[in-house]
Context: one part of a larger RNA
Molecule: large-subunit ribosomal RNA, half A
Organism: Citrobacter sp.
């Protein structure tokens, strides 16, 4: 370390439970709201955070009923109260009911701010309380402009509306995905959405209706049929009526007009119109005549009011037990009740213990209301002369919509535009239109019930769920996410009873050990049961030379004994065999896909109609639907025959009918009938259809909303830019010119100017890349007075906006944002799809296809039924058709040689011509020899068709019907095409195998060879292939071959390798080889040549002679000769030698990458090769023995016999398990159910028992039924646990020491030393945050370590304003917006107004003080407003109006003044107590506000009078004009004085102590220098630089003001703390981002940079 066992931990499955859901049933209710709703905010308790209740009368108040003993909610505890004088509690009625919200006095950032009028309190201001004050509409009254009457407008009063709510309903508007396998008409669909409106229902509705056979029906609505019919329809996909029949319900009425009466208006005085009342409403009425009742009433009121609703009362009957137990309701024994044995509870399982249940009873008050009575209304018959009976209407044309009906032959209905009737003798309709006939009476209105729905109340039910289920929630729209619209969890269980563990011990605590409680603590709050992954501890066994799907078949050894002694259990050395699963594929160990592991959840369902099988009922018939009755929620019974299917067909139809159609036909033929025939309604199973339709999955499309806190542009209002440099125009002077021009020097201070910080940007590079950071850091870089940066507020919105333009930005999202919805869009695509066994078993082909990875039909499979007594298949005889292989060249073509010869070309012919010629091209023809898939005068073998005989086989066949799957195929043999007679290539034909097939062989291998696995066997025989060892079987036999390890990879080509065969030449007349000898002469042949002599080259009668033989020469060689050789000859030797061809086996040719072409060792008369022979091995083949199943045959039957039993897609059959229901066992169960753990038992499998432990209350078997009915895979969902791994990392930077505290200290506190920032890492503040601030206590979690510490936890505290900021003042951009205009609606725009700061206006300073606050408290000194009183003045003035003023740019240069700072030998204090003295010595210090005051500086203003069509009326003011005069007036910042005999101040410095540099005391207070911001003017330039109010004048109208002093009053909100950051925005205690103000010293131009002060920090490993 592995396996096993035991014991634990972790974890929270399973079982059981249920407070909560889900789906329904029966009733009720079906609205709430200006009398202030729904929904909220904030409060409210003795203590009080949340929920509940309630509202300042605040877990409640009053009263009327009920009820009867304890109460003060959930929810404990303590305190204190209430209650038989009746509490708490329940019900009815009332009171109170803050603030927001339609929100309504005005405003507003909801729960806040600010008013006015009247009244009350108060002497009064202030203050407090009460009431009223919005808008629109209607009605009425009043008042009244331009404008005489009048009207608009206005005012007041009364009434109404407004907003909310789940679905249902009516109307306006109105998509897209999708389907049509594309798409446009069409569909989806008048759906979704948005908008308006109403009610408990809504809408429709009493015929200008249907119908047409009728003696027809007689408002509407809804249900069942008619009917998926008639129709509509790219006649595609699809859409789809009505009449009529059966039912539910049932109900009819009122106006307008004619006519009558009364009143009024107009003016033209006799007409018109209006109002009110009567009358009247379609089998019409007025009018005339007669009559005056029944009836009906939802039409309309009053009175009474049963029953019911909202609390309740009462309610039968049991005991025992020394059985068990903690406990009895269990067991046992004996009883009782029952109009009550529904249900729940009680310490387990209760008719008789409790609550209830059955049958009864009950209401002060309120609600509802059947019904009754009364009033009131309604209401008759006849006649038909005249009158009346709904007008921009009917109708027509054009254009639309809606009708099932898409413009169609298109009626009927609605109406946008334009025309435009009739008058009951009229008019409309009956599906174009016309005629006849019939029906009805439009252009006004109302109308219950039957029907739809359920936010809600009550009572119940469930073959619904039981905590991953059931609603998202056992409660939560919470936590959390997002700017927002919006999105949205997890989480149940101690016990009967808290009896919730007193006390002791260890420990800082957490926790644990005892004790105790309890039936149990192995129920201890992380609490019922407590599985698995995972983590431990102990132990049996094995393991230290051994490699791999972790098993399986053997197997020694060790240990053990639960259903057991039997080859049992656990481990196991060693040996054989053996590359997971799923999916997708021709094919996967595949390095193709998916899964870390475990547990739970997770996918063919349901409805309707159709079709087929089976079962059942009835049967020439079968069956009901809606609805109704009984009953009462029944899977019950009975009515109901409307309708449907069948019983008759034929035809296009009219139509006819056992026939009919065709046809001239009585013909023939087609389809039917005839023998005879079976249907229909249910249940269940299979299948397709319509629905999301097996589950998960898009990118997209459309609708309505939410977003410009990011970013883009724009608008308004603020603000920022250290310092340095350059030197434009202009001006001045001089020179110059006739004058100019021009030049020089100054001055001047321009610029999308220059350098460079802050600030902004983002060019280069490095780092970072699971970061410090979802875009940053380091070092450099660019712009930096401008088209500049930035703050605050606002505008523009997705089919859109914005864009110095990049498809760039619009909240980390952009070729069209985000959220929700249509919606379960669609997906010919991918993935996944869950228990077992049995039978059969494919395809990867054809045709068609916008078709090729999809589909349809056929083929092939399966199941059922029927038929065939032999159909099918094979062998065999015979007969056929055919044009392939082969062959051939007659045809069609190709191609070769020769001959012959038209034609053409060339040459000759002096040109032309005749002609001649030709090694040129060549038709036709002849001869010779060839080739062909698209040639055939020929022509097989196979195959195919038919038929016969004889055999083999034995359902293999055919038909009909139900259900499929398959349309990617692969390799191999043979025959072909394409290709290169390439491919593990591609296409076809034909076999085989794989696919879907395991076994043996080929080392290993889908497709090759052998062979087809039902199971068992430690039996036998074989196939392919093998037999030396690995490794079963021959070191077998015989004869040869090979020498190359050939075997055990390869070609052209090469070779005297070797075996066999054939043939030929030479050879005893002596071959071949070797040795010895010769190899000569003419001649150096001739020519050529410098030379050429056998041998550079040329020539040829290649000659001749000698000889045994010897070339005018086979080579070497020389300059040429020479020389050496060869051919040839002789001798020696003595038997074979040479050549050619065919063939077996070998050799060379032969160079590559991990390691070698036998599988390895190894093999040579073989273990190679060839030919034979004999044995043996060898498979899941065959046999043997036993067993199982299927099918068939036989049999009455147990059964027997025979054959069969590989299998993917797929078809068929039979079972197991799970949950629930019904019934029986009236089963089992505290003497222990389910669940969980273990186990060696049973069954062919899914599975089922027994026993033991745990557990502590339910549950089983059998027979049926119903399903949320079976998990390993979906990059599945949720939870838990591993691995990686004690690994990466611990997020910019300086700490060290000592002391303290503490259980414990690198980190906390204190001190010392050291270091860092210092235009910040200092200080103030806006936004934002919202208690983080301070004190005490604490240390579980948070803090990247630790912690005694903290921005953490607990408890307590802390923010004080007339003057600061905001409001009570003003206005900008912009928002809203009475009336108004526009618009389907929603709404948009906008006037008067009203809001809205980032701006205008506006009164306080210094010091001190706390643990935490200060311009807020305190001290001192001020100021503002209002009111009152007093004094004094004569004019003064409200809302509104009018005028002034407020009131404004940028850049530049200087001036004045002086905060701060520096210096100083001046002054003070200290060093300098502790002998005295002590310096031009050292150190430190060397101050003060607002307010008030006077003079006055810079600077600014002209003053007075008169007059005037201006300033919407007026004006003494402003403005204009004229005249006179030169004075007068105002006055900044700052300084000075005062404030201040004050405060502060270096320093000195106690006492008591629990708290000391604390209380207290307290000196000096000058000079010089430099100088931002501040003040007032100035200059230049072009881009020409807010508004309103406060304030100051003026007058109108009204009727009272101003100054001084004193007194009084002075409202609401903010105020803590962080604020370049650990508190804001970035998910974090995050190297990022974040507006404004102050901002010292030395060096320096400087706010650069370096070093420092004050102050802060050492940054959390």
């Nucleotide at each position: 370390a592995g396996c096993g066992u035991a014991u634990g931990g972790u974890g929270g499955a399973u079982g059981c439970c249920u407070u909560g859901g889900c789906a329904c049933u029966a009733a009720g209710a079906g609205c709430c709201g200006a009398u202030g709703a729904a929904a909220g905010a904030c409060g409210u308790g003795a203590u009080a955070a949340g929920c509940u209740g309630c509202g300042a009368u605040a877990a409640g108040c009053u009263u009327c009923g009920g009820g009867g003993a304890g109460g003060g909610g959930c929810a404990a505890a303590u305190a204190c109260c209430c209650a038989u004088c009746g509490a708490u509690c329940c019900g009815g009625a009332g009171a109170u009911u803050u603030c927001u919200g339609a929100a309504u006095g005005g405003g507003g950032a909801a729960a806040c701010c600010c008013a006015c009028u009247g009244g009350a309190g108060c002497a009064g201001a202030c203050c407090u309380c009460c009431a009223g004050u919005a808008u629109c509409c209607u009605u009425a009254a009043c008042c009244c402009a331009a404008u005489c009457c009048a009207u608009a407008a206005g005012u007041u009063a009364a009434g109404g509306a407004a907003g909310g709510g789940a679905a249902c309903c009516c109307g306006g508007u109105g998509a897209a995905c999708u389907g049509a396998a594309a798409c446009a008409u069409c569909u989806a669909a008048g759906u979704a959405g948005c908008c308006g409106g109403a009610g408990g229902a809504a809408g429709a509705g009493a015929a200008a209706a249907c119908a047409a056979c009728a003696u027809g029906u007689g408002a509407u609505u809804c249900c069942g049929g008619a009917a998926g019919u008639a129709g509509c329809g790219g006649c595609g996909a699809g859409c789809g009526a009505a009449a009529c029949c059966g039912g539910a319900a049932g109900a009819g009425c009122c106006c307008a007009a004619a006519c009558c009466a009364g009143g009024g208006u107009g003016c033209g005085u006799g007409c018109a119109c209006c109002c009110u009342g009567g009358g009247g409403u379609u089998c019409g009425g007025a009018c005339c005549g007669c009559a005056u009742a029944a009836u009906u009433g939802a039409u309309u009121c009053a009175u009474g009011g049963a029953a019911g609703a909202u609390a309740g009362c009462a309610g039968a009957a049991c005991a025992g037990u020394u059985u068990u137990g903690g406990g009895a309701a269990a067991g046992c024994u004996g009883g009782c009740c029952a109009g009550a044995g529904a249900g729940g509870g009680u310490g387990a399982a209760a008719g008789c213990c409790c609550c209830g249940u059955a049958a009864g009873c009950a209401a002060a008050a309120u609600c509802c209301a059947a019904c009754a009575u009364g009033a009131c209304a309604u209401g008759g018959c006849g006649g038909u002369a005249u009158c009346c009976a709904g007008a921009g209407u009917a109708c027509c044309a054009c254009g639309a919509g809606a009708c099932a009906c898409g413009a169609g032959a298109a009626a009927c209905c609605u109406u946008g535009u334009g025309g435009g009737a009739a008058u009951a003798u009229g008019c409309g309709g009956g599906g174009a239109c016309c005629a006849c006939c019939c029906c009805g009476u439009a252009a006004g209105g109302c109308u219950a019930a039957a029907u739809a729905c359920u936010c809600c109340u009550u009572a119940g039910u469930g073959a619904c769920c039981g905590a991953u289920a059931g609603c998202g929630c056992a409660u939560a729209g919470u936590a959390c996410u997002g700017u927002g619209a919006a999105g949205g969890a997890a989480a149940g269980g101690u016990g009967a009873a808290a009896a919730g563990g007193a006390c002791c011990c260890c420990g800082g605590g957490a926790g644990g050990g005892g004790a105790g409680u309890g039936a149990a603590a192995g129920a201890g709050a992380a609490c019922c049961u407590g599985a698995a992954a995972c983590c431990a501890u102990a132990u049996g066994u094995u393991u230290a030379c051994a490699a791999a799907c972790u098993g399986u078949g053997g197997g020694a050894g060790c240990a053990c004994u639960a259903u057991a002694u039997a080859g049992g259990u656990g481990c196991a050395a060693c040996c054989g065999c053996g590359u997971a699963c799923u999916u997708u594929u021709u094919g996967u160990a595949g390095a193709a896909c998916g899964g870390u592991c475990c547990g739970g959840c997770g996918a063919g369902u349901u409805a309707c109609g159709c079709u087929g099988g089976c079962u059942g009922g009835c049967g020439a018939g079968g069956u009901u639907a809606a609805g109704g009755g009984c009953c009462a929620a029944a899977g019950g019974c009975c009515c109901g025959g409307a309708g449907c299917c069948g019983a008759a067909g034929g035809g296009a139809a009219a139509c006819c009918a056992a026939g009919u159609c065709u046809g001239a036909a009585u013909a023939g033929g087609g389809c039917g009938a005839u023998c005879a025939u079976a249907g229909u309604c249910a249940g269940u199973c299979g299948g397709a259809g319509u629905a999301g339709a097996c589950c998960c999955g898009a990118a997209a499309c459309c609708g309505g909303g939410u977003g410009a806190u990011c970013u883009a542009u724009c608008c308004a209002u603020g603000u920022c830019c250290a310092g340095g440099u350059u030197g434009a125009a202009g001006u001045u002077g001089c020179c110059g010119u006739a004058a100019a021009a021009g030049g020089c020097a100054a001055u001047g201070g321009a610029g999308g100017a220059c350098c460079g910080a802050a600030c902004c940007c983002a060019c280069a590079u490095c780092c970072g890349u699971u970061g410090a950071a979802a875009a940053g850091g380091g070092u450099g870089g660019g712009g930096a007075u401008g088209a500049g940066g930035u703050g605050u507020g606002g505008a523009u919105a997705g089919g859109g906006g914005a864009g110095a333009a990049a498809u760039u930005c619009c909240a980390a999202u952009c070729g069209a944002a985000c959220c929700c919805g249509g919606a379960g869009a669609u997906a010919g695509c991918u993935g996944g799809u869950u228990c077992u066994c049995c039978u059969c078993g494919a395809a990867a082909u054809a045709g068609c296809u916008u078709u090729a990875g999809g589909g349809c039909u056929a083929g092939c499979c399966u199941c059922a039924u029927a038929c065939u007594c032999a159909a099918g298949u094979c062998u065999u005889g015979c007969g056929g058709a055919g044009g392939u292989a082969g062959a051939g060249c007659a045809c069609u073509g190709a191609a070769u040689u020769u001959c012959c010869u038209a034609g053409g070309g060339g040459g000759c012919g002096u040109c032309a011509a005749a002609g001649c010629u030709u090694a040129c091209c060549a038709a036709a023809g002849a001869a010779u020899a060839u080739c062909a898939a698209a040639c055939u005068c020929c022509g097989a073998a196979u195959g195919c068709c038919g038929u016969g005989u004889a055999g083999a086989u034995g359902a293999u066949g055919u038909a009909u019907g139900g259900g499929a799957g398959u349309c990617a195929g692969a390799c191999u043999g043979u025959c072909c095409g394409a290709g290169a007679u390439a491919a593990g290539u591609u296409g076809g034909a034909u076999g085989g195998u794989c696919a879907a097939a395991a076994g043996g062989g080929a080392a290993a291998g889908a497709g090759c060879c052998c062979a087809g696995a039902c199971c068992u066997a430690c039996a036998g025989c074989u196939a392919a292939g093998g037999u030396c060892c690995c490794a079963a079987a021959a070191u077998g036999u015989g004869u040869g071959u090979u020498a190359a390890g050939u075997g055990g990879a390869a070609a052209a080509g090469g070779a005297u390798g070797u075996g066999g065969g054939a043939u030929u030449u030479c050879g005893a007349a002596g071959a071949c080889a070797a040795c010895u000898a010769g190899g000569a002469u003419g001649u150096u042949g001739g020519c050529u040549c410098a030379g050429a002599a056998g041998c550079a080259g040329c020539c040829a009668u290649u000659c001749a002679u000698u000889g045994a033989a010897a070339g005018a020469g086979u080579g070497c060689g020389u300059a040429a000769u020479a020389g050496c050789u060869c051919a040839c000859u002789a001798g020696u030797c003595g038997a074979g030698a040479g050549g050619u061809c065919c063939u077996g086996c070998g050799c060379c040719g032969a160079a590559a990458a991990u390691g070698u072409c036998c599988g390895g060792g190894g093999c040579u008369g073989a273990a190679a090769c060839a030919c034979a022979c004999u044995a043996c091995c060898g498979a899941a083949g065959c046999u043997u023995a036993g067993g199982a199943a299927u099918u068939a045959a036989c049999g009455a039957a147990u059964g027997u016999u025979a054959a069969u039993u590989g299998g993917u897609a797929g078809a068929g059959g039979a079972g197991c398990a799970u949950u629930c229901u019904u019934a029986a066992c009236u089963g089992c169960g505290a003497c222990g159910a389910a669940g969980c753990u273990g186990u060696a038992c049973c069954g062919u499998a899914a599975g089922g028992a027994g026993c033991a432990g745990u557990g502590g209350a339910g549950u089983g078997u059998u027979a049926a039924g119903a399903a949320g009915a079976g998990a390993g895979a979906a990059u599945g969902c949720c939870g838990g646990a591993a691995u990686g791994a004690g690994u990466a990392g611990c997020g910019a930077g300086a700490g060290g020491a000592a002391g303290g505290u503490g259980g414990g200290a690198a980190u906390c506190c204190u001190u010392c030393c050291g270091g860092c920032c210092g235009a910040a890492u200092a200080u103030c503040u806006a936004a934002g945050g919202u208690u983080u601030c301070c004190a005490g206590a604490g240390u579980a979690a948070a803090g990247c370590u630790g912690a005694u510490c903290u921005g953490c936890u607990c408890u307590g505290g802390g923010u004080a304003a007339g003057u600061c900021g905001g409001g009570g003042c003003c206005u900008a951009a912009g928002g809203c917006g009475a009336g108004g205009u526009c618009g389907a609606a929603a709404g948009a725009c906008g006037u008067a107004g009203u809001c809205g700061a980032u701006g205008g206006a506006c009164a306080a300073c210094a010091g001190g003080u706390u643990g935490a606050a200060a311009u807020u408290c305190c001290u001192g000194u001020a100021c503002u407003u209002u009111u009152a009183a007093c004094u004094g003045a004569c004019a003064g003035a409200a809302c509104u109006g009018u005028g002034g003023g407020g009131a404004c740019g940028c850049a530049g240069a200087g001036a004045g003044a002086a905060a701060g700072c520096g210096c100083a030998a001046g002054c003070c204090g200290g060093g300098a107590g502790u002998g005295g003295a002590a310096a031009a010595u050292c150190c430190g210090g060397u101050g003060c506000a607002a307010g008030c005051g006077g003079g006055g500086u810079a600077g600014g203003a002209g003053u007075a009078u008169a007059u005037c069509a201006g300033g919407c009326a007026a004006a003494u003011c402003c403005g204009g004009u004229a005249u006179a005069c030169a004075a007068u007036c105002c006055g900044a910042a700052g300084a000075c004085g005062u404030g201040a005999u004050g405060c502060g101040g270096a320093g000195c410095g106690a006492a008591c102590u629990a708290a000391a540099g604390u209380a207290g005391c307290g000196a000096a207070g000058u000079g010089c220098g430099u100088g931002a911001g501040c003040u007032a003017g100035c200059u230049g330039c072009c881009a020409a630089g807010a508004a309103a109010a406060g304030c100051c004048g003026c007058u109108a109208u009204u009727g009272u003001u101003c100054a001084g002093u004193u007194a009084a009053a002075a409202c609401c909100c903010g105020u803590a703390c962080c604020g370049u950051a650990a508190a804001c925005c970035g998910a974090c205690a995050c190297a990022g981002g974040u507006g404004g103000a102050u901002g010292a010293g030395g060096a320096g131009a400087g706010a650069a940079u370096c070093c420092u002060a004050a102050g802060g920090c050492c940054g959390a490993c």